[in-house]
Molecule: c-di-GMP-I-GGC riboswitch aptamer
Organism: Anaerolineales bacterium UBA5797
RNA sequence: UCCGAUAAAGGCAAACCCGUCGAAAGGCGGGGACGCAAAGCCGAGGGUCUAAAAUCCCGCCUCGCGGGGUCAGGACGGCCAGGUUGCCGAAG
Numbered sequence: 001u002c003c004g005a006u007a008a009a010g011g012c013a014a015a016c017c018c019g020u021c022g023a024a025a026g027g028c029g030g031g032g033a034c035g036c037a038a039a040g041c042c043g044a045g046g047g048u049c050u051a052a053a054a055u056c057c058c059g060c061c062u063c064g065c066g067g068g069g070u071c072a073g074g075a076c077g078g079c080c081a082g083g084u085u086g087c088c089g090a091a092g
Stems, first nucleotide, its partner, number of pairs: 002092001003089002011036002016031006034078001040084003045080002047076004054070007
């Protein structure tokens, strides 16, 4: 240095519940632990989710409502890949 243990010390915190913000995806705070060796930090490249706006199609209780598609925009860093910093030290 690679690597990552039924090691030690410490850290983070999924689902779910409560509060709150949002049209939604989801965010934040508290509780809570499924997991995580970068589940620290950075950026939306791929991917996924959403779609109040816009637009297209269809319907009718026909002109403004319902259903469906696309999508500006938004969200997710605990989906994958990338950049960067870093604790510990068994075996190899």